Predicted 3D model of a 471-nucleotide part of an RNA (small-subunit ribosomal RNA, 3' major domain) from an uncultured bacterium. The RNAcentral record of the full RNA draws on ENA and SILVA. The coordinates come from a structure-prediction model, not an experiment, and the mean pLDDT is 85.
Context: one part of a larger RNA
RNA sequence: UGACGGGGACCCGCACAAGCGGGGGAUGAUGUGGAUUAAUUCGAUGCAACGCGAAAAACCUUACCUACCCUUGACAUGUUCAGAAUCCCGGAGAGAUUUGGGAGUGCCCGAAAGGGAGCUGGAACACAGGUGCAGCAUGGCUGUCCUCAGCUCGUGGCGUGAGAUGUUGGGUUAAGUCCCGCAACGAGCGCCACCCUUGUCGUUAAUCGCCAUCAUUUAGGUGGGCACUUUAACGAGACUGCCGGUGACAAUCCGGAGGAAGGUGGGGAUGACGUCAAGUCCUCAUGGCCCUUAUGGGUAGGGCUUCACACCUCAUACAAUGGUCGGUACAGAGGGUUGCCAAGCCGGGAGGUGGAGCCAUUUCCAGAAACCCGAUUGUAGUCCGGAUGGCAUGUUGCAAUUGGCCUGCAGGAAUUGGGAAUCGUUAGUAAUCGCGGAUCAGCAUGUCGCGGUGAAUACGUUCCCGGGUCU
Numbered sequence: 001u002g003a004c005g006g007g008g009a010c011c012c013g014c015a016c017a018a019g020c021g022g023g024g025g026a027u028g029a030u031g032u033g034g035a036u037u038a039a040u041u042c043g044a045u046g047c048a049a050c051g052c053g054a055a056a057a058a059c060c061u062u063a064c065c066u067a068c069c070c071u072u073g074a075c076a077u078g079u080u081c082a083g084a085a086u087c088c089c090g091g092a093g094a095g096a097u098u099u100g101g102g103a104g105u106g107c108c109c110g111a112a113a114g115g116g117a118g119c120u121g122g123a124a125c126a127c128a129g130g131u132g133c134a135g136c137a138u139g140g141c142u143g144u145c146c147u148c149a150g151c152u153c154g155u156g157g158c159g160u161g162a163g164a165u166g167u168u169g170g171g172u173u174a175a176g177u178c179c180c181g182c183a184a185c186g187a188g189c190g191c192c193a194c195c196c197u198u199g200u201c202g203u204u205a206a207u208c209g210c211c212a213u214c215a216u217u218u219a220g221g222u223g224g225g226c227a228c229u230u231u232a233a234c235g236a237g238a239c240u241g242c243c244g245g246u247g248a249c250a251a252u253c254c255g256g257a258g259g260a261a262g263g264u265g266g267g268g269a270u271g272a273c274g275u276c277a278a279g280u281c282c283u284c285a286u287g288g289c290c291c292u293u294a295u296g297g298g299u300a301g302g303g304c305u306u307c308a309c310a311c312c313u314c315a316u317a318c319a320a321u322g323g324u325c326g327g328u329a330c331a332g333a334g335g336g337u338u339g340c341c342a343a344g345c346c347g348g349g350a351g352g353u354g355g356a357g358c359c360a361u362u363u364c365c366a367g368a369a370a371c372c373c374g375a376u377u378g379u380a381g382u383c384c385g386g387a388u389g390g391c392a393u394g395u396u397g398c399a400a401u402u403g404g405c406c407u408g409c410a411g412g413a414a415u416u417g418g419g420a421a422u423c424g425u426u427a428g429u430a431a432u433c434g435c436g437g438a439u440c441a442g443c444a445u446g447u448c449g450c451g452g453u454g455a456a457u458a459c460g461u462u463c464c465c466g467g468g469u470c471u
Base pairs, nucleotide, nucleotide: 007471008470009469010468011467012466013465015461016460019425020424021423022422026316027315028314029313031311032310033309034307035306042053043052064302065301066300067299068298069297070296073127077126078125079123080122081121082120083119086103087102088101089100090099091098092097107116108115109114129291130290132289133288138285139284140280141279142278143276145274150189151188152187153186154185155184156165158163169180170179171178195268196267197266198265200236201235202234203233204232205231206230209226210225211224214223215222239262242256243255244254245253318418322377323376324375325374326373327372334365335364336363339358340357344353345352346351390409391408392407394405395404431453432452433451434450435449436448437447
């Protein structure tokens, strides 16, 4: 000077408390450990690994295993020789490959001679190649403490010096935010603001949007209009600006007015100096080491999907604020040409057929669901719950047995609200309800977004956890 203390003082945070809803018990999904295996590829391991890398493992992916093959190589540059490239038809083989036959003489410059480009095959070497090793050799990127309010510097004065002062003190703030004081005076990185979005209004604009007045129609925004809504560009608006109180005449705090909004309005992006030799050599890059007829490359099949068990994160439930049947209403944000696919027809359904429209404020995905109105059920392992296996179908795809998803029929398991201990959450939030996107041929209970309905509680800071300042 730091760090630490079951030392002290002050302060903050869903940290506790007050509430609401969960996980821990059941079944299933997914990830991990362990076990198994020819292989179950590799990495991630307290918070900060475990629905994580993986925004999609049937083949491919794929890195793993087995078998069969190649050795200047699947890929790059250079030398040399030959041939157009390419296309079609066979044989062998699991395929990679291998072996025959046929068609074919091209492109650019040039009058020609000749030169050039690209592709294929052969040869010899330089070399290629490596998801091989070590993230404790590294760059880059990332997590975390932490969106916590801190971390520093110049000059000056102090101290022999390490250092200290400033940055401490009195108030105040979300904030080292601001005010006052002070041997300090200033400055930088952070905080704030600037950025995006949302909430109100205005101006401009009016198609594919909208429809108040007028006309018209079987219906339909159709003629017409741009008021309204909406869209999207530019502006306005909020600053403790005004009033009262409080305070040290300060900063501020409390209350009020006006206002769509009030004291950083809500949300996001933004992450200081540093910490953890944190994570990643399997995104990429890279020094070193190692392999070079193999630790490189190709193919087929298998594996990553196993299963006495253990853990994490979720989904569905245990029912009547419910289940089932019938009727009926209201979103937002997205995506669509290898695409989204309407109407009609077929099927009980998944789906099939069909072909109109749309490169989209035009058309399609697309019927939102909880809600509401009726009916039924009567507390039961049930008209709850839906696991598991059976039969019959559908669809994607070369292929669904190992191993996809969906539909119908019958069958109907555990589970009676979950021990110790534990998690999230303060408002359009929790809880609950559906919708869309990325990935994607197909496959979502995951993830990223979107809206619908919409609470309870916060006395307070003694205690638990983490953090900040002074001592």